[in-house]
Molecule: small-subunit ribosomal RNA
Organism: uncultured bacterium
RNA sequence: AGAGUUUGAUCCUGGCUCAGAAUCAACGCUGGCGGCGUGCCUAACACAUGCAAGUCGAACGCGACUUAGGCUUCGGCCUAAGUUGAGUGGCGAACGGGUGAGUAACACGUGGGUGACCUACCUUCGAGUGGGGGAUAACGUCCCGAAAGGGACGCUAAUACCGCAUAACAUCCUGCCUUUGAACAGGCGGAGAUCAAAGCCGGGGAUCGCAAGACCUGGCGCUUGAUGAGGGGCCCGCGUCCGAUUAGCUAGUUGGUGGGGUAAUGGCCCACCAAGGCGACGAUCGGUAGCCGGCCUGAGAGGGCGGACGGCCACACUGGGACUGAGACACGGCCCAGACUCCUACGGGAGGCAGCAGUGGGGAAUAUUGGACAAUGGGCGCAAGCCUGAUCCAGCAAUGCCGCGUGAGUGAUGAAGGCCUUCGGGUUGUAAAGCUCUUUCGCACGCGACGAUGAUGACGGUAGCGUGAGAAGAAGCCCCGGCUAACUUCGUGCCAGCAGCCGCGGUAAUACGAAGGGGGCUAGCGUUGUUCGGAAUUACUGGGCGUAAAGGGCGCGUAGGCGGUCCUUCAAGUCAGGCGUGAAAGCCCCGGGCUCAACCUGGGAACCGCGCUUGAGACUGGCGGACUCGAGUUCGGGAGAGGAUGGUGGAAUUCCCAGUGUAGAGGUGAAAUUCGUAGAUAUUGGGAAGAACACCGAUGGCGAAAGCAGCCAUCUGGACCGACACUGACGCUGAGGCGCGAAAGCGUGGGGAGCAAACAGGAUUAGAUACCCUGGUAGUCCACGCCGUAAACGAUGAGUGCUAGACGUCGGGGCCCUUAGGGCUUCGGUGUCGCAGCUAACGCAUUAAGCACUCCGCCUGGGGAGUACGGCCGCAAGGUUAAAACUCAAAGGAAUUGACGGGGGCCCGCACAAGCGGUGGAGCAUGUGGUUUAAUUCGACGCAACACGAAGAACCUUACCCAGGCUCGAACGGCAGAUGACAUCCUACGAAAGUAGGCUCCCGCAAGGGCAUCUGUCGAGGUGCUGCAUGGCUGUCGUCAGCUCGUGUCGUGAGAUGUUGGGUUAAGUCCCGCAACGAGCGCAACCCUUGUCUUCUGUUGCCAUCGGGUUAUGCCGGGCACUCUGAAGAGACUGCCGGUGACAAACCGGAGGAAGGUGGGGAUGACGUCAAGUCAGCAUGGCCUUUAUGUCUGGGGCCACACACGUGCUACAAUGGCCGGUACAAACCGUCGCGAUCUCGCAAGAGGGAGCUAAUCGGAGAAAGCCGGUCUCAGUUCGGAUUGUAGGCUGCAACUCGCCUGCAUGAAGUUGGAAUCGCUAGUAAUCGCGGAUCAGCACGCCGCGGUGAAUACGUUCCCGGGCCUUGUACACACCGCCCGUCACAUCACGAAAGCCGGCUGUACUAGAAGUCGCCGAGCCAACCCGCAAGGGAGGCAGGCGCCUAAGGUAUGGUCGGUGAUUGGGGUGAAGUCGUAACAAGGUAGCC
Repeated sequence: AGAGUUUGAUCCUGGCUCAGAAUCAACGCUGGCGGCGUGCCUAACACAUGCAAGUCGAACGCGACUUAGGCUUCGGCCUAAGUUGAGUGGCGAACGGGUGAGUAACACGUGGGUGACCUACCUUCGAGUGGGGGAUAACGUCCCGAAAGGGACGCUAAUACCGCAUAACAUCCUGCCUUUGAACAGGCGGAGAUCAAAGCCGGGGAUCGCAAGACCUGGCGCUUGAUGAGGGGCCCGCGUCCGAUUAGCUAGUUGGUGGGGUAAUGGCCCACCAAGGCGACGAUCGGUAGCCGGCCUGAGAGGGCGGACGGCCACACUGGGACUGAGACACGGCCCAGACUCCUACGGGAGGCAGCAGUGGGGAAUAUUGGACAAUGGGCGCAAGCCUGAUCCAGCAAUGCCGCGUGAGUGAUGAAGGCCUUCGGGUUGUAAAGCUCUUUCGCACGCGACGAUGAUGACGGUAGCGUGAGAAGAAGCCCCGGCUAACUUCGUGCCAGCAGCCGCGGUAAUACGAAGGGGGCUAGCGUUGUUCGGAAUUACUGGGCGUAAAGGGCGCGUAGGCGGUCCUUCAAGUCAGGCGUGAAAGCCCCGGGCUCAACCUGGGAACCGCGCUUGAGACUGGCGGACUCGAGUUCGGGAGAGGAUGGUGGAAUUCCCAGUGUAGAGGUGAAAUUCGUAGAUAUUGGGAAGAACACCGAUGGCGAAAGCAGCCAUCUGGACCGACACUGACGCUGAGGCGCGAAAGCGUGGGGAGCAAACAGGAUUAGAUACCCUGGUAGUCCACGCCGUAAACGAUGAGUGCUAGACGUCGGGGCCCUUAGGGCUUCGGUGUCGCAGCUAACGCAUUAAGCACUCCGCCUGGGGAGUACGGCCGCAAGGUUAAAACUCAAAGGAAUUGACGGGGGCCCGCACAAGCGGUGGAGCAUGUGGUUUAAUUCGACGCAACACGAAGAACCUUACCCAGGCUCGAACGGCAGAUGACAUCCUACGAAAGUAGGCUCCCGCAAGGGCAUCUGUCGAGGUGCUGCAUGGCUGUCGUCAGCUCGUGUCGUGAGAUGUUGGGUUAAGUCCCGCAACGAGCGCAACCCUUGUCUUCUGUUGCCAUCGGGUUAUGCCGGGCACUCUGAAGAGACUGCCGGUGACAAACCGGAGGAAGGUGGGGAUGACGUCAAGUCAGCAUGGCCUUUAUGUCUGGGGCCACACACGUGCUACAAUGGCCGGUACAAACCGUCGCGAUCUCGCAAGAGGGAGCUAAUCGGAGAAAGCCGGUCUCAGUUCGGAUUGUAGGCUGCAACUCGCCUGCAUGAAGUUGGAAUCGCUAGUAAUCGCGGAUCAGCACGCCGCGGUGAAUACGUUCCCGGGCCUUGUACACACCGCCCGUCACAUCACGAAAGCCGGCUGUACUAGAAGUCGCCGAGCCAACCCGCAAGGGAGGCAGGCGCCUAAGGUAUGGUCGGUGAUUGGGGUGAAGUCGUAACAAGGUAGCC
């Protein structure tokens, strides 16, 4: 620090995901030791049991016990010392400990205030502590109660309680002075008034006293003041979560006066008076939450968190209340109410673990009912001491951090085993074993701390130290497709499974499972959850808004924000210095202590903040003064569909009337509905009505936008130009608000010609609720009122300044000239192009999307959804504001290359057209589908499968079926063993294969070898599967003209350029141009063949001349001239001429030539496409099979037959059939062959065998043609199927199932529907000949020649293709993509009669405990009066009143749950219906 993921690829936008760190964690697997931390995040759920707050005898009395002394009536009593129990009294119990429910608040943080306060114990200082009194618990007796407890009477003490005395520097009242803004502060005074106390312990010379004691003294107390420290109360500034789908809240409310209350201010409370107070700088309401120091993360800014530790707050079963006290409205106190639990004798009682342990429960989940007060700290006490689940320790848990170990060295035959393997080996791997060595930790034994300054040690026989034995007791987890470090084999076969994202798995899975190997971390490792980071993905630092999400439809304007130039002043912001504060801990730095570290500890720094103070005066701001350039005013001009109202005009349409006129009109792709003989359409004249304004007219003008168009008038807004003067910042923007706002729509009333939703009809169509046509109502128009939206768009908010230009155009001004005009210039508007710059690109570019500033609006992945709910607006329609659940790994922008288009342009091809002949109809042949079958073996399936593999299925072939056999096998190799045979041959069985039996080796002296068979074994064999694992080969686009590369250049990039353009060509052929220049594979040429000529050759070919011969024939001599054979050459190159063209390439025409513009034909097939075809030609990976899926044999099948299709043959006839005669080829084949003459047969053929290894002989008669004859338009003398019969040939064998021949038979068929094929010249058509395969079998295939046409205007259309361009939502590429309803399943959500619950408001009711107030006839010791009785003062019980918790009634609000039914939405591999969108998407699309 980034990475993966949208695409065919690219750039951008944008979301999702990952790598990091962290954790009070949990879960899975695993687990040796130690140190230091941490450990109910859930039920503030309920709690058994024990403990957690007591202490003081030096405050007091009493009881019990012990000891000592004394007395005794022997019952016991007294005194002293001590122990102990409860009680009175004092102090503590308000601390410490727990928890985070509540609380959005002065609760907390920070800084201040208290001139409005308190403070027990403690500190320091001052003064005092005199003298009296009356009670009461304990205790005793009696009574009640189950208990808890209670009552009556009686006794008693005090540092308990109450008067009195004394008393101020205390308190109250008051005068003056000082400080202050202000006095209740300080100082100096004044007259009065008010208030105190307690004793206890120790020591003691004198004096007094019987004694106790007085008295003196010390200590501890007590009272009253002052003071400090520490602690607290109250108040204030600032800071402190989310929601506006919470916008208004408030009656003690806000303030005042007076009072009450408190330690103290204050509506804190009360009476009266006033009518205020809070709120868009977010009141009120709702939700959530203890706050902070800090912790986690982060570069930081920030974000998240608030567990442990520390500070503050709040709470203590729930709610209310007060009492005591210095302090509480009190966790282990009280009272009341409620819920719950327990006890009960049913009458009543008791209780509160959110203290420490522990239990149940909840939960994914969180520990011991431990030890000790030794230390630290706390309470009480003079002290000793007691108490202390605070605390210190121990226990449990890998829960975290830190440290250590599980050994070290050596060790190659690179052991064994495992795994892989190309079988050679590689790897595990120095790893192990072995050898040498060490002992941390652990174990055993011994010693044994610090913590304690004198005593005291829970921890603890712990830490540590020493000794000993022995490698001994101690390694796992995750991962290995990319991100991301680490690869192989097997298993599995879209199954099982994996998965954080992308995605793996459908038979060769580095992605599943296992194994081997490897990588990572390590007493842990993974997973899950959560937080921050990465995420600049909420952007303060640090983002955006033309098209990706995003500019408000437009204006006016409130608050607010921002604001020109100069001067003065203030000092709020700002800056600088100083002071205070910013607790400790933590973080950081430097040290120190545990062997290190974690951890602990000393010091420093930091704490970015707040307050006070001193200063500065630039900038911002405030007050004041001035200025003119921003803004505005005035005057003078001209431009304009700017707005409103009222008039008015002509053309057209329709309707009405009348005339002329007659059969149609209208409408469409074509029609029909419709109108018309009741007279339409057409045409003429007249009239009516409504709406809109042709030409001008524009790329024009005006307006804020919406929008505005005949002409005239009136009223009216704004902008612009020019000019002098004036005002003097008066400005810009603008949340809310107000106004305007196309069309459609709504209300009321008019109006209604044309047009025209809905609707009707006619067409179209598979359908057609559409497109087209005929009609047609709302509406469109007017007035008034609503609605308030839009692709309200420049998809571009407003304002200001700045930043090259060029060319138009509208309005105004200036200058100049040669004035119907032109030129230069300036201001304002409106356009096009373009530089810099910007932009993802497209593009924008002085009218910015550039450079800056100001203000507003808006965005934060797609879908759900601009939807639901709620609010507001509306008559309604609806608008506005505006979510969530759920779901996806994308959705998108721009550009690129392709592909495609019922887009465009150019061009080509037997592509169409023009022609000729076919197919489709018939019969037959053949292939295929289907069907059938035991089997009908398999493959090929649009073109590019179907006379294709197959250039030869009767057996064989043969792969299929049935049956019979064989199992090292039908063929081959290696090794080992056995045998001496096996085979041939013979016999038997058999359909054969085979089985059974018989006969039965060779070389060598031997060893041994050979051969053969058998047995075993390793290899066999398989036309079994996979052509989607492959090689090779092939088809196809297509013999189409294309496909690429290097360098350069352009582009962020994909990529472009080159290869596009202008010409030209069969051609990316060539020329020219050009940021390209070159090159490669293709094209062409080189090759073969054919056409002309030359040379050579001259037999088997040829025969012109010469000779011979024959009835005749190159038959012979001879010759090589010609033909020909087959070698080598020549020839053709747009070379020449003319024209066109651009002076080019080239084209057109011509000459010459056998041939002319590639002469004809062939071979030759670029990069690639179709997972095209072939595992059955061959080869081959993997899988499967091994007495069978191998192999042998016989027979059958591949030949089936209701049908359907393809390819052919033969025909339908007279351009013909038949008969007779007769002419002319090329190419090819032949010795296991071709086979002549001759003979036989009607023929197929047979007999026979000359010649020929072939320019020699043979196949071999070419046929159409030509000549002659016949048939005469008919199912025929056409046609030949079918069938019968007789033969022939091949072959082991023609039954299934061959070919041929003769005779007989004589079917369909009379030119073929829709549709469709071939062919452009020696071609089509037609005619025959040959060959391969082959025993035989050819209508097929491959070749050969003979005869030999027609037509092409042309490129609109069909098909295919090439180039350029355009659109695209396609890229598996249009056989693409994709939308909506319906049906099914499932998920979440909304509505809904209602039902249930939480919270809460209001009104009323109710009224416990309790404070306060009043009453207080009952009761009462202290003080007062009184001799007393009694009275008074004061108080208590009790009663009443105010307030008030729970509860109740009624009625609202709000939130949640549930709900028959219902609504849409999301998701789901193949469902249904259509085809809406993407191309002009077939009616442009969209709002």